[in-house]
Context: one part of a larger RNA
């Protein structure tokens, strides 16, 4: 160096982007590093291992071979693979035209609602529970009517619908601005795949600093309930929820399924395009790309289940597992303001 796994037994890095590497699509025509064959040197003796002597036999002792190399010069071959050179267009990307969408920033704007302030109207109660209190209320509340105040979220459309790499996005307008899909033509000419390290983003909560603060709430008081209730009910309430900056870097960050690529039967929804036929037209009906649900053959699985959106057939790269506990802990690095993250053991025990 070899193995066998990674949906549910132990394992797919939270997701992208890339550096090095590692892989790499087609014609030819060149080289000759790998590769493939000869020749020469060389791989001491001794031992293995073959075939024969010798001690009675063995062990041991001898005589001949045989094997051993990422080896080192040299002729040589030219199909893979590399180099190199000239091409190609089926990968890939660019350019014209359509198209759909909660894709992201970022500033404006609406209306329902809650609460809270003002006035009016009215009176003795609201509120809450299983059942009740603690709260509110004659200082006039609950309800109702008009009015401002402010903050958060965007009913109904709404859909196993969209949109994005993931986290995640849903009231409207407007700017600004990534991708992504379809036709049908031109260009570009392998510029690709993966990707150790690195680096962008990255729910929640949590931190800092400056505001905000409607509702709702850890934490806390209080009132129930209880053998007790540091709890589940009820009435209150601060941090925090929201905004800006900077941080943190974690989640059952799941599809528990790493990325790209090809291949392999169907049936039926459903989204966004293209094209035909029918038609006044459109729809319905075919075909055909990309998306996203359902059910099933072959096939795979330990079953479950997957199943052209593979857990099916393969190739090419990273990643990660190796009995439970002890541990994702300790100690030591890196990294944070802190909380903590990350990396990542062992005694020992069964």
């Nucleotide at each position: 160096c070899u193995g066998g796994g990674c949906g549910u037994a132990a394992a797919g890095c939270g997701c992208g982007c890339g550096u090095a590497g590692g892989c790499g699509g087609u014609u030819u025509g060149u080289u000759a590093a790998g590769u493939u064959g000869g020749a020469u040197g060389u791989g001491a003796a001794a031992g293995c291992c073959c075939c024969g002597g010798g001690c009675u036999c063995a062990a041991c002792c001898u005589g001949g071979g045989a094997u051993g190399g990422u080896c080192a010069u040299u002729c040589a071959a030219a199909a893979c693979u590399g180099g190199c050179a000239a091409g190609c267009u089926a990968g890939a990307g660019u350019g014209u035209g359509g198209u759909a969408g909660a894709g992201g920033a970022u500033a404006g704007u609406g209306g329902a609602a809650u609460u809270c302030c003002u006035a009016g109207u009215g009176u003795a109660g609201c509120g809450g529970u299983g059942a009740a209190a603690u709260g509110c209320g004659u200082a006039g509340a609950u309800a109702u009517u008009a009015g401002g105040a402010g903050g958060a979220a965007c009913a109904u459309c709404a859909g196993u619908g969209g949109c994005g790499a993931a986290g995640g996005c849903g009231a409207c307008u407007g700017u600004c601005u990534g991708g992504g899909c379809c036709a049908a033509c031109a260009c570009u000419g392998a510029c690709g795949c993966u990707g150790a390290g690195g680096u962008a983003c990255g729910a929640a909560a949590g931190c800092g600093u400056g505001g905000g603060u409607a509702g709702c709430a850890a934490a806390c008081a209080g009132g129930a309930u209880u053998a007790g209730a540091u709890a589940c009910c009820c009435u209150g309430g601060u941090a925090g929820u929201c905004c800006a900056c900077g941080c943190c870097g974690u989640a059952a960050a799941c599809g528990g399924u790493c990325u790209a690529u090809a291949c392999u039967a169907g049936u039926u929804g459903u989204g966004g395009g293209a094209g035909g036929a029918u038609u006044u037209g459109a729809c319905c009906c075919c075909u055909u790309c990309c998306g996203u649900g359902a059910c099933c053959a072959a096939g795979c699985u330990a079953a479950c289940g997957c199943g052209u959106u593979a857990a099916g057939u393969a190739u090419a790269g990273c990643g990660c597992c190796u009995g439970g506990g002890g541990a994702g802990u300790a100690c030591g690095g890196u990294c944070g303001c802190a909380a903590g993250a990350u990396u990542a053991a062992a005694a020992c025990u069964c």
Small-subunit ribosomal RNA, central domain from a metagenome, 350 nucleotides, folded computationally.
RNAcentral holds the full RNA, with entries from SILVA.
The coordinates come from a structure-prediction model, not an experiment, and the mean pLDDT is 89.